A computed fold for a 503-nucleotide part of an RNA from an uncultured prokaryote, annotated as small-subunit ribosomal RNA, 5' domain. The RNAcentral record of the full RNA draws on ENA. Rfam family: Bacterial small subunit ribosomal RNA.
Context: one part of a larger RNA
This record gives sequence, structure tokens and C1' cells, in this order.
RNA sequence: GGAUGAACGCUAGCGGUGUGCCUAAUGCAUGCAAGUCGAACGGGAAGCUUUGAAUUCGUUUCGAGCGGAGAGUGGCGACCGGGUGAGUAACACGUAGGUGACGUACCCCAGAGAGAGGGACAACCAUUGGAAACGAUGGCUAAUACCUCGGAUGUUAUACUGUUUAGAAAGGAUGACUAAACGCUCCGGUGCUCCAGGAGGGACCUGCGGCCCAUCAGCUAGUUGGUGCGGUAACGGCGUACCAAGGCAAAGACGGGUAGGGGGCGUGAGAGCGCGAUCCCCCACACUGGUACUGAGACACGGACCAGAUACCUGCGGGUAGCAGCAGCAAGGAAUAUUGCGCAAUGGGCGAAAGCCUGACGCAGCAACACCGCGUGGAGGAUGAAUGUCUUCGGAUUGUAAACUCCUUUUCUGGGGGAAGAGAAAGGACGGUACCCCAGGAAUAAGUCUCGGCUAACUACGUGCCAGCAGCCGCGGUAAAACGUAGGAGGCAAACGUUAUCC
Repeated sequence: GGAUGAACGCUAGCGGUGUGCCUAAUGCAUGCAAGUCGAACGGGAAGCUUUGAAUUCGUUUCGAGCGGAGAGUGGCGACCGGGUGAGUAACACGUAGGUGACGUACCCCAGAGAGAGGGACAACCAUUGGAAACGAUGGCUAAUACCUCGGAUGUUAUACUGUUUAGAAAGGAUGACUAAACGCUCCGGUGCUCCAGGAGGGACCUGCGGCCCAUCAGCUAGUUGGUGCGGUAACGGCGUACCAAGGCAAAGACGGGUAGGGGGCGUGAGAGCGCGAUCCCCCACACUGGUACUGAGACACGGACCAGAUACCUGCGGGUAGCAGCAGCAAGGAAUAUUGCGCAAUGGGCGAAAGCCUGACGCAGCAACACCGCGUGGAGGAUGAAUGUCUUCGGAUUGUAAACUCCUUUUCUGGGGGAAGAGAAAGGACGGUACCCCAGGAAUAAGUCUCGGCUAACUACGUGCCAGCAGCCGCGGUAAAACGUAGGAGGCAAACGUUAUCC
């Protein structure tokens, strides 16, 4: 000198664009953050219309029609999106490869198909336990829920032939294996099953690369390898039984400390050094530890179970909860924002669609936290006014500065108009915002740090090694340009200075 997710002191007019718990992965009141589909299914409350009956003329009741809430079965989604950085020195990440060792819902392209039957369980009804949370028993019922039989171009398993660098592919033989005939206001379609290919996305393996300590030198028993079996989508000590005695290490094993990694960011001429906020990619985690279930996919932040800590409710028997989602509260701290508006846009889930949901997102609010831009007026104006300060008492300086004259209106205030963002009609949270026009009036707007040298800028008074200053050298003990005040000057400017950290 540059830089910052900064903080502190003093000061402060506006706008645009960004950024904003770095500390306690501490604990959380309240609200919201994941639903959707009636064109899969049974059923159906409130309410409305109406024939009849009753009526105290208010209305009630039976039946019919419309209506479709809440709940339930089922499907898809909830594994995305959002947060955090605790753990992790590891194939976690980056990069380059491999899988002849793998699987993939929705989507795209192609081929083949959908035959015949059956029994339940919720909802609901009845009875009933419990303070609650939540149940128990009996009975009825639907389906794109579930089950059985048959069955193919085929798929898969087994052995064989066979190709290949390599166990793939391809070929014939034997066993096993499948459908929702459902729905339709639109009869166009859409959905279902099997198989093959693709796309996107994932799993595993490997080479190389990126921290510190040797005051850590030896480490290892599922350890290293083999065989059998199991397990997985899949290879593999992944697991297990048996057998062998191996495996790693000074090119740093093992141990300890620290740490999410990368794209990037800061600085620097570069080499390098430091960092890993915001944005993007990957990983890990979701009160702490463990476990599996469902599913194409999880060992699952707003799912389940168990244990623990914490907190709450209780009728003392027992239950309930998880903000490292968005706001917000407490605590910690030098320190970090609103319990806002909207689904109008972009994107996502469901749905044929209308649409519903979306604290993702789009906006607004707060904060000079950062960067950028604008303004606080312009021109003229010497009697060099007054005041202040200094003085050698002549004057010098403040200083064209002010007053005064003329002008302008960025900004400000008031009034009027008023968007784009919405691909065809309508539809805009932002927003009566941006922007445009008119009027008014210099009107509403300057501070902060420094002045001994480094380092731009000097005098007076006070103080008297005191009070104090200070980044280094050093100032202060009676003439202090270094302390304090004043005048003046210099720097930067809606900021200025200090502190911390990095180059």
C1' cells in the first nucleotide's frame, strides 16, 4: 500500500447493487416450511331446492334431487428443494481411467401382450378400555389394494458349445417366472404387464495430487492370503468355518494434533504465501448413540423402533417433544436483521385439466457492513468589512471567504401522469414503485484524523519528568512546532480514524 462476513470511537443527506451469528453442532415459546389426485375406490357431514304430513305459523319431520367438507383405502411425491460444518487426513475431495463385477422410479424410442377366478381389510355400525396419548372385540363393504390358476416373442437359473487378451455377446437343451378385462364431462386418448435400447442420475474399484509433529519407530489377529458357505444390485475378510503365516513401514507405517474438499477469494511483477463468507459442484450430519422397515432410490432433518441426556403434560397408571428450514426468543459474545408481502415471475410436487401446495424463489423491511454513483450550490464580488488569532504595533492572517448582485434546481417539498416485467384474452406481491411533467425556494444536507522525523501541514497560551503522548525513534524536569486548549494549516470525505487478521 492492498484486502475484510468485521468490531469500536466520532459524524451522517440520497440512490443503486450486493452482504449480514465468524462465538454455544447451546436450549427453544408461537406461527408457517410437503403435499396432491373424486378422470383409482367405498362412502358421505353442513347447506340449498322441493312433493306430502304435523304446526303454537317461529318451524319440525318423511321422501326425492342438488351439493360435496372432514376422515378412510389406493397411487405418486415426501430420498428433491432448504440448513449446518460437528465429525472426517479418508478413494472424503480434485483429476484421469476402469466395471468381462453393477442396479436405475418418472422420461424417450422399438417389440410383444392384458385369459379365468377368489377371499379379505380400513372407512362405517355396535359394544368397550384409558385422564390423555392411543386402543380392544364383533359385524358389513369397494378398488388401479391383495391372492390363485393358465400362459408367450421372452427373462432368469443350471450344465454344454463357443468367441475374446480377458469369464461379455451369440446358439440349442432342461426347470422356474408375468398383466389393472381399470377409468373417461371430451371415446381422441390415457393408464397397466413383460422385454430390448437410450438419456439423465447413481454404486464400486484404481493411478496421481493437496496439512503439521520423528520430543510418535516399529504397527497388525479378520490381521495378510487361500478354500467352502452366506450376504449384496455388484467385486471383495463384507460376514462366517477351516487351512497357511502372512501384510505394512524411514519414498514415514502406527500414534498424536489440526481440518469438510474443490471451483475459487485476497495479495503479489511473478514465483509464491494466506484463506475456503456470500454463488456453484461434491461429501458428511440432523438432540446424542445404535438399528432396521418401506421404497426404484434412505439406514431417511420436519418417518419408525430401542437406549441416553434434557424439557413438558399427568387423574401418578402413563404419555409427549427435537428450528444445523423461514421468521422469532433466551443465552454466549466486540458483533450479525422482520414472528413482513406474494405465489405475479422462475423452478419443483401432484393432477387429463381447472387448480392446490411451495419461508425454494420473487420482493419489501432493518444495518454507511462493503463497493459504485450523486449532492451539500454556480458566477461575480476589496472598503481586502467585522470577529477571532498572532504581532517587531507598521501590520499579517482568517479571506473572495462572508455580506451583497445575478443565476440554476441535481437533491428536497407539494401537485399531476404512470409502466415494462405477462410469449394469445384475462391475470403484478413488488407498487401508485421506477420513470415523466409542473410549481416552490439556496432552499433540507460536513465531518473526521493529523501537523517533531519517517510524513503533507506552525504559531500562541496553559502545564512543568506532573498531567499526559507514543507505530518506531522518542517527547514532558519554566521559553514544549511532540502533552492540553485556541487560531491557522494539511489529508481524506458521507465518511474519517483506531483495533484485529492476511499478503